[in-house]
Molecule: transfer RNA
Organism: Candidatus Omnitrophota bacterium
């Protein structure tokens, strides 16, 4: 250089061919316990990598870019 694939919550990951996001592990409260652990309930936490474009509307569909991973020269 040239193709594919990925980026989502602190960490791993979904998200049913567009209608403003959820699980587990974590953490933070509350129960229970002489206390911790376990084990039960809640709560918080993401403008979905980044710029723009199509739409009444975009994690999603198009295009640049940035970064990680595979192949191939």
């Nucleotide at each position: 250089g040239g193709g594919c694939g990925g980026u989502u919550a602190g960490c791993u990951c979904a998200g049913c061919u567009g209608g403003u996001a959820g699980a587990g592990c974590a953490a933070u409260u509350g129960a229970c316990u002489u206390a911790c652990a376990u084990u039960c309930a809640a709560u918080a936490g993401g403008c979905c990598g980044u710029a723009g474009g199509u739409u009444c509307g975009a994690u999603c569909c198009c295009u640049g870019c940035a970064c990680c991973g595979c192949c191939c020269a």